[in-house]
């Protein structure tokens, strides 16, 4: 100076929100598995299953210095006589001097003799005693082996089966024992008899014995000595009331052992010494047994258990307490702070995880503990009831001569079998450690090591730098191009970790003991002992660790993700298929969610998955939750244990503080250092919650004690009041009975009807009976713990409340079990029965009606006594006590202040919101109760408790991501209030009936193209289907195509004209027939025909991929912003109230103050007036005419340009003085003037790929294209929209009067002439205010007189016209004949409010022709409208709501099918644990005449008898396993059977949500196919609407 630094949240219920609440998810961890991949090295780990079975090998032996033995050898005799060794003799190569002499290069080189030395080698002598054969065994010695005998096998080493236990953990404690090991004291004297081994003998196949004989010891057994031991006395001393014990001394008796093994050496000669063993005694250390407190599992659907049991007193047994055993007394012990049983489990240090408290876990390392195939037992021993000892039962394996034996890897390795899974039959004792032994050393599968495995930690590398043409190549793409993969690669220069090649490398991992040598101390010396110091030796690992060194980018990257949580996006495939999926979820043809592929995150020798645990989860809440309505207060009181508990004095000191000791083994975590090149591992130091002991404090809780009065109760005067029980009395109704009056109906419903009634009801008036029930007072009024009480008197009886302040002196408060009360239903016995009235029977309704309505009507309702114990038993709100704003009502008490209830609106504060709110859901303290996602299920089983219905107590499998609350916008309503619309009302005229058109279904067909489909499809697309059209069908032809662009050739045209063959398309042909420029060679532009390829082409698909456009709510008044402002939030507010309007028009208030899109207004037409202007239109004057014919004319009409003009602008009333309503005047016109165009935000996935235009997909000699011919026109049927009618308001025929809109050139087409006519002939006029038309209906007159008719005209026959290539399928007209249904139209249903409806005509548009349709346009011209109950459409506000695809919504049961768990269940199999007998092995304990017997004793005697003792052998007790009985428990299966859950498109109905179509629910009881009905009593969590009362405000 360190060892107090640490807490993160997302997804998913809704249309959106804000709460509760469960899923799931992101983190760490593992002894793991598995799947892809896999370069090296370190350090750890490695049968979690079958405590299943186990072949083979090892895993505990050791001492000869305990002892006899045996075999070997030596020692000893005989024989052989190696090799050294001495003495003697040879005397070899070398060495030293030496320089005849030879060479030649004349100064070098070779060099003999010969002399010294030297001493190889020869040879003999003498010693040596190797070896070699035989012998002999008497001592001796040394190796080696079985056997006595010691020590050791109780450790080490596995396993975790049993065990819920004094087994562990952690503190303590007395009544014990402890080999080896250390201190210390004292000994070791003196004797005997045996049995193994061996030896003969004999059994058995074996294993293995039995007999007889011999023998040794540190083997065994006497005797002596002796104490701190045992006993007995005795004295002294303390301690006790006593009895009696405790220390200490002293006697006396008992009680013990091996002349043992090496070893040394002298002396003091008897012996002694040292070293190990040994004996005895006292304490040390270790180690063990015992006895306590406390401390850690589920179940109570286990409540009672125990007879040796719980405690004395004696004895007995242990090493030692003790019912540990046994006798005898007594009746105890232990339990709701959980005894007992069942079930699950070794326990701890510690490991994981947490911010911690906690929660899981007990692998490896350590500590205790069981246990060794399974049950049971002594035994030896210091220790054992004994993993590799025995002894007996059991099941299994093996062996056998069938008689009989052997075995037990949960010890290392390995095998097998189990499983998802787990390793070598490896090396060595070198290290630590152990056993034995003096020791050398032997043993040691403990251990140290090495093999195998990415199981897990840690560490390294697979390369680094520069490098853009942004290479190729691969995906994407808006595709002449670009992005991207990507400095990535290639290229270039450089590095060598690792791996590879060659070397070094016994570096560290090694001390003891050995030998020597010194020194201490003691001894008479010496071996010994102690200590120092030198000296030689020993490595499994391993030629490994670590160094140098060759060579070269050489030899090393894979996993998983990418749709949100959660970092990472395209493409192509597929198309509710295949798949994914941790969770919301994702696939039905444009999948960033599937598969691939590109790219791209992430982590990397790994990466994903599964599975476990912890966290996140404040999601068992101690820290740190909650219970009005989301789960969750007992139906209420008394009241036992348990909890808590006013003021106050003195005390202890349990609790709690403070200190200090002990103690928490190591290992681990922490914290600082340190060695392995770093970590990962290792080591070193320090530290750390508990319990115990002591010492101390005294405020606070406890504990005793002493006082207090305010909690708490009495006492005393008053008071209210449906409080309760019991008796008795009273009228008022209802029915019934008697009698009278009366006569035909009564009742009863939305209508009925069944019922009653001429046998006299109903009415009605009298009188009787009888049961039940108390109108008014009546009131968020009283009283009660609640359940609940309602006429009146009377008796008894709880309890409250006020006042007095006199007495007690915390007596309180709550309150697991316990007890007691508890609606109505129901039961059970015996009364009673008027009404009502489950259940039944009728009769209604309706598809059905087991209900709703109606007639009737039995339990029951009422009473006695007994049961039963539940209700939405609700303030959905346990009980006490304090204390936190006020206003108001009422009830009781007091003179008053005040005090008690009962309500009501509101502050703070609370709460998720509603909402509470001095009667709390506030802000505190105490105690009880209950909750913990939803379904299963308040159900099963099992207990209790009831006669029974049932109550209470109470699950799990399984299935689902949700169930739930409050509040919010909306949409619904057979829910409520205002409004409006030809919505109804009142009126016209119609459709539904007829015939005919015409659309649509259907049907039919080759084809009957295609769309529209409830309003908002249907005389719709289609303002024209004979052919075209046409898109359908059939035949026939084409294929760069009928149509557009490019590119090549070949003509020069192309167009017309015209032959032939064919149905035509179309093939063949025939005449005619370009144009600019120009260097004349040519180009170029046109077109036609050939060619080849991009392409063309599609009325193919998809309107649910889209644009445009379109219908409809709806000309309905509406729909939203910006900013503020309330509100956790979704949202409100504005926009809502009060008036008004057609109108979110407007005006006033107002937390809202502007603003947009809608409304109106601008627009356009039509009605008045003016100005200009005057043809083709007008014609008043004036001329003229047959005629505004023509001249004039510009007055009027008309016509087209601009303008006026209406604004509630003026009066008057009402209204708030406002908006504006109402009534007047003027005015052509009056209150948006009529009409018209104009259609907010949105809503039907409305329509519409077939106007068009479009993405995708699909066809390409066809799903294109062209062409004849046929079909959209068909006809049993139904349906819609329309026309003409049914007749006299007509008809029919004759005369006759007057519009407007609008259209004309391939047109409209006068006048004239034929035609009965439809029309033809010709052809004036008009490109128009000029030309081109007879309007009808009216009007007038004649005929018809109510009939299928002189109405109606359909059909059908014959003639005809027109139009066009063509009229046959399949056309419009016209004339003659023909002359159908229909007599005014069931149910239902349309239009339509004034120039409107009817009603008459007249025109366009399409268009050769062809309208009863559509769009126009004028003429003639009505009636009614009280009013907003109802029907139907919308608007505002508000309510409910389980709806939000929004009512064509959600949703409920049975039934039937399929699948999955589950209950019962005759019965069965199988196990567990006890209980009673029975049988009872070893074995230990008692007991006991024959048998067998060495030590020691006694006799008698020299081998014999007796006794002790001891074996065996019976007897008894006890007891494993077996057997046998009945019962309890757990588990498996079970024919049938119950219900439950659950599954896109079954069946019946429609119980609920809105007043859900009878308001729901709750407890009850009966009934039905099913959801349900119905009674009785409750609750509001019921909508509407009166009424009362409180309360706000005024």
């Nucleotide at each position: 100076u360190u060892a107090u630094u640490g807490g993160a949240g997302a997804g998913u219920u809704u249309g959106a929100u804000c709460c509760u609440g469960g899923c799931u998810c992101a983190g760490g961890a593992u002894g793991a598995a598995c799947g892809c991949u896999g370069g090296c090295g370190g350090c750890a780990u490695g049968c979690c299953u079958a405590a299943g079975a186990c072949a083979u090998g090892c895993a505990a032996g050791u001492c000869g210095a305990a002892c006899g033995g045996a075999g070997g050898g030596a020692c000893c005799c005989u024989u052989u006589g190696a090799a050294g060794a001495u003495u003697a003799u040879u005397g070899a190569a070398g060495u030293u001097u030496g320089g005849a002499g030879a060479g030649c290069u004349u100064g070098c080189u070779c060099g003999a003799a010969a002399a010294a030395u030297g001493g190889a080698u020869u040879u003999a002598a003498u010693u040596a005693g190797a070896u070699u054969a035989g012998g002999a065994u008497u001592u001796u010695c040394c190796c080696u082996c079985a056997g006595u005998g010691g020590c050791g096998a109780a450790a080490g080493g596995g396993u975790g089966a049993g065990u819920a236990a004094c087994a562990c953990g952690u503190a303590g404690g007395a009544a014990u024992c402890u080999a080896c090991c250390u201190u210390u004291g004292a000994g070791a004297c003196u004797g005997g008899g045996a049995c193994a081994a061996c030896a003969g003998u004999u059994g058995g196949a074996a294993a293995c014995g039995a007999c007889u004989g011999c023998u040794a010891a540190u083997a065994c057994c006497g005797g002596a000595u002796u104490a701190u031991a045992u006993a007995u006395u005795a004295a002294a001393u303390g301690a006790u009331a006593a009895g009696u014990u405790a220390u200490u001394u002293a006697a006396u008796a008992u009680u013990a052992a091996a002349a043992g093994a090496g070893g040394c050496c002298u002396u003091u000669a008897a012996a002694g010494c040292c070293u190990c063993a040994c004996u005895u005694a006292a304490a040390g250390a270790u180690g063990a047994g015992c006895c306590u407190g406390c401390g850690g599992c589920g179940u109570a659907u286990u409540a009672g258990c125990u007879a040796g049991u719980u405690g004395g007193u004696a004895g007995g047994g242990u090493a030692a307490u003790g019912g540990c055993c046994u006798a005898c007394c007594a009746a105890g012990g232990c339990a709701a702070c959980g005894a007992u049983a069942c079930g699950u489990a070794g326990c701890c240090g510690a490991a994981c995880u947490g911010a911690g408290a906690g929660g899981u876990u007990g692998a490896u390392c350590g500590g205790c503990c069981a246990c060794a195939u399974u049950g049971g037992g002594a035994c030896u021993g210091a220790g054992a009831c004994a993993c590799g000892g025995c002894c007996c039962a059991a099941a299994c394996u093996c062996c056998u001569a069938u008689g009989g034996g052997a075995g037990a890897c949960a010890g290392c390795a390995g095998u097998u079998a189990g499983g998802g899974a787990u390793a070598u039959u490896c090396g060595g004792c070198a290290a630590u450690g152990g056993a034995g032994g003096a020791a050398a050393c032997u043993c040691u599968g403990a251990c140290c090591g090495a093999g195998c495995a990415a199981u897990g930690c840690c560490g390294c590398g697979u390369g680094a730098a520069u490098g853009a043409u942004g290479a190729a190549g691969g995906u994407c793409u808006u595709a002449u191009g670009g992005a991207u993969u990507g400095u990535a690669a290639a290229a270039u220069u450089c590095u060598u970790u690792u791996a590879u090649u060659g070397g070094g490398g016994a570096a560290g991992a090694a001390c003891g003991a050995c030998u020597u040598a010194u020194a201490u101390a003691g001894g008479a010396a010496a071996u010994g002992a102690u200590a120092u110091a030198a000296g030689a030796g020993u490595g499994a690992c391993g030629g490994u660790a670590c160094c140098c060194u060759u060579u070269g980018a050489a030899u090393a990257a894979g996993c998983c993700c990418c749709g949100g949580c959660u970092a990472a996006c395209u493409a192509c495939g597929u198309g509710c298929c295949a798949g994914c999926a941790g969770c919301c979820g994702c696939g039905g043809u444009a999948a960033u969610a599937c598969g691939u592929a590109g790219g791209g995150g992430g982590c990397g020798a790994g990466c994903g998955u599964u599975a476990u645990c912890c966290g996140g989860a404040u999601u068992u809440a101690u820290u740190g939750g909650g219970u009005g309505u989301a789960a969750a207060g007992c139906g209420u009181g008394u009241g036992u244990a348990g909890g808590c508990g006013g003021u106050u004095u003195c005390u202890u000191a349990a609790g709690u503080c403070u200190a200090a000791g002990g103690u928490u083994c190591a290992a681990g975590g922490c914290u600082a250092g340190a060695g392995c090149u770093u970590a990962a591992c290792u080591c070193u130091a320090g530290u750390u919650u508990g319990c115990c002991u002591u010492a101390g404090a005294a405020a606070c809780u406890g504990g005793g004690u002493u006082a207090c009065u305010u909690g708490a109760g009495u006492a005393u005067g008053g008071u209210a009041g449906a409080g309760g029980c019991a008796a008795g009395u009273g009228g008022a109704a209802u029915u019934u009975c008697u009698a009278g009056u009366g006569u035909a109906g009564c009742g009863g419903u939305u209508a009925a009807a069944u019922g009653c009634g001429u046998a006299g009801a109903u009415a009605u008036u009298a009188g009787a009976a009888g049961g039940a029930a108390c109108a008014u007072c009546a009131g968020u009024g009283g009283c009660g713990a609640a359940g609940g009480c309602g006429a009146c008197u009377u008796g008894c009886u709880g309890g409250g409340c006020c006042a007095u302040c006199a007495c007690u002196g915390a007596c309180g408060c709550u309150g697991a079990g316990a007890c007691a009360c508890g609606a109505a239903a129901g039961c059970g016995u015996g009364g009673g029965g008027a009404g009502c009235a489950a259940a039944u029977a009728g009769g209604a309704u309706u598809a059905g009606a087991u209900a709703c309505c109606c007639u009737a009507g039995u339990a029951g309702u009422c009473c006695a006594c007994g049961c039963c114990g539940u209700a939405a038993a609700c303030g959905a709100u346990g009980g006490a006590u304090a204390c936190u704003a006020a206003g108001u009502g009422u009830c009781g008490g007091g003179c008053a202040a005040c005090c008690g209830g009962c309500g009501c609106u509101g502050a703070a504060g609370u709460u998720a919101a509603c909402a509470c709110a001095u009667u709390a859901a506030g802000u505190a303290u105490c105690c009880c109760a209950c909750c913990u996602g939803a379904g299963u299920a308040g159900u099963a089983c099992g207990g209790u408790c009831g006669c029974a219905a049932g109550g209470c107590u109470g699950a799990a499998a399984c299935u689902c991501a949700a169930a739930g609350g409050a509040a919010u916008u909306g949409a619904c309503g057979g829910g409520c209030a205002c409004c409006c619309g030809c919505a109804c009302a009142a009126g016209c005229a119609g459709u539904g009936g007829a015939g005919c058109a015409u659309g649509c279904c259907g049907u039919u067909u080759a084809a009957u193209u295609c769309g529209a489909a409830g309003a908002u499809a249907c005389g719709c697309g289609a303002a024209a289907a004979a052919c075209c059209u046409u898109a359908c069908c059939u035949g026939g032809a084409c294929u760069u195509g009928a149509c557009a662009u490019g590119c090549c050739g070949a003509u020069g045209a192309c167009c017309g004209a015209u032959u032939u063959a064919g149905a035509a398309a179309u093939a063949a042909g025939u005449c005619u027939u370009u144009c600019c420029c120009u260097u004349c060679g040519g180009g170029g532009a046109c077109a036609u025909c050939g060619g080849a390829c991009a392409c063309a082409g599609g009325u193919g698909g998809u309107g649910c991929a889209u644009g445009g456009u379109u219908g409809u709510c709806g000309u309905c008044a509406g729909c939203u912003c910006g900013u503020g402002u309330c509100g956790u939030g979704a949202g409100a507010u504005g926009u809502u109230g009060g008036g008004u309007u057609a109108a979110g028009u407007c005006c006033c208030g107002c937390a809202a103050c502007g603003a947009g899109c809608g409304c109106a207004a601008c627009c356009c037409u039509u009605g008045u007036c003016c100005u200009u202007a005057a043809u083709u239109g007008c014609u008043a004057a004036c001329a003229u005419u047959a005629a505004g014919u023509u001249g004039a004319g510009a007055a009027c009409c008309u016509u087209a340009a601009g303008g006026a003009g209406a604004c509630u602008g003026c009066c008057g009333g009402c209204g708030a003085u406002a908006a504006g309503c109402c009534g007047g005047a003027g005015g052509a016109a009056g209150g948006u003037g009529g009409g018209g165009a104009u259609g907010a935000c949105g809503u039907c996935a409305a329509a519409u790929c077939a106007u068009c235009a479009u993405g995708c997909c699909c066809c390409u000699u066809a799903c294109g294209u062209c062409c004849a011919g046929g079909g959209c026109u068909a006809c049993a049927g139904g349906c819609g929209u329309g026309c003409u009618a049914c007749a006299a308001u007509g008809g029919u025929c004759g005369a006759u009067a007057u519009a407007a809109u609008a259209a004309g050139a391939a047109g409209c087409g006068a006048u004239a002439c034929c035609g009965c006519g439809a029309g033809g002939u010709g052809g004036a006029g008009c490109a128009a205010a000029u030309c081109u038309a007879c309007a009808a209906a009216g009007u007038c007159g004649g005929c018809c007189u109510c009939a299928a008719u002189a109405c109606g005209g359909a059909u059908u026959g014959g003639a005809g016209u027109c139009u066009g290539c063509a009229a046959c399928u399949c056309g419009a007209c016209u004339c003659c004949a023909u002359g159908a249904a229909a007599c005014c139209g069931g149910a239902a249903u349309u239009g339509c409010u004034a120039g409107u409806a009817a009603u008459c005509c007249c025109g366009a548009a399409u268009c050769a022709g062809a309208a009863u349709g559509u769009c126009g346009g004028g003429g003639u011209g009505a009636a009614u409208a009280c009013g907003u109950u109802c029907c139907c459409g919308g608007g505002u506000g508000u309510u409910g709501u389980a709806c939000a695809c929004a009512c064509c919504g959600c949703c409920c049961g049975u039934c039937a099918c399929g699948c999955c768990a589950u209950g019962g269940g005759a019965g069965u199999u199988a196990g567990u644990a006890a209980u009673a007998c029975c049988c009872a092995a070893a074995g230990c304990u008692g007991g006991u005449a024959g048998c067998c017997u060495a030590a020691c004793c006694u006799g008698u005697u020299u081998a014999c008898a007796g006794g002790a003792g001891g074996g065996g052998g019976c007897c008894a007790a006890u007891u494993a396993a077996g057997g046998u009985a009945g019962g309890a428990c757990u588990a498996g299966c079970g024919a049938c059977u119950g219900g439950g859950g659950u599954g896109a498109a079954g069946u019946c109905g429609u119980a609920a949500c809105a007043a859900g179509g009878u308001a729901u629910c709750c407890c009850u009881a009966c009934c039905g196919g099913a959801a349900g009905g119905u009674g009785g009593g409750g609750a509001u969590g019921g909508a509407u609407c009166a009424c009362c009362u409180c309360c706000u405000u005024u």

Predicted 3D model of a 1594-nucleotide RNA (small-subunit ribosomal RNA) from a Bacilli bacterium.
It matches the Rfam family "Bacterial small subunit ribosomal RNA". Its family is annotated with ribosome and structural constituent of ribosome in the Gene Ontology.